This is a predicted structure of a 102-nucleotide RNA (SAM riboswitch aptamer (S box leader)) from Exiguobacterium artemiae 255-15.
RNAcentral records the identical sequence in 2 taxa.
Its mean pLDDT, the model's own confidence on a scale to 100, is 87.
The sequence is in RNAcentral, with records from Rfam and Ribocentre.
The model forms 91% of the base pairs in the Rfam consensus.
Lineage of the source: Bacteria > Bacillati > Bacillota > Bacilli > Exiguobacterium artemiae.
[in-house]
Order: sequence, then structure tokens, then C1' cells
RNA sequence: UUCUUAUCCAGAGAGGUGGAGGGACUGGCCCUUUGAAGCCUCAGCAACAGGUCGAAAGACACUGUGCUAAUUCCUGCGGGUGUUGUACCCGAUCGAUAAGCU
Repeated sequence: UUCUUAUCCAGAGAGGUGGAGGGACUGGCCCUUUGAAGCCUCAGCAACAGGUCGAAAGACACUGUGCUAAUUCCUGCGGGUGUUGUACCCGAUCGAUAAGCU
């Protein structure tokens, strides 16, 4: 990097540094000098894999990851309900994470 499978309406932030962006992309709508991203420290959340306990169900953050504004923030493509319009529901795609595979 490719593919496969599973999950994505739950959960969990302070300090330092830094100094203008960030929320993947589109269009929105938001966050942000009352300090963005990145980096560091500490803390927390979470059972995907390993591990430990257990007869099993399951439990436990010990190990490897991951995560800690807003439902994956909403949306895009297709279908449906309803409407003057707003709106709502289902599925797919994209994306994210894990495990396996190449």
C1' cells in the first nucleotide's frame, strides 16, 4: 500500500510550549488570539488484538494500538415518507479505528 471482516447516536482534558489556523475532502455550520495546528508532560476513556482471572457468561487498562468539542458535527450518491418550504427514515460511497491478508 491492497483486500477482507467488525465497529462508528456511548465514553473521556488539564498544564507547558507554540503563535494562526482547525474540524479528512465538497457545500454548510461550527471551534479558535478568553490562544488553532503541531510537539512535550501528566491525567483520563475505551475490551479491537495479546495477556491474566473464570467452567462459561464475562471481568481486568498489564502489553500493542486507538481516542479524549459538536452522532463519523451535518451533508454529498440512491431509495422512501411528508411538505409551499423546512423536515424525517433506510441503504450505499467516502472517511476513521482495530484485527487479519497482500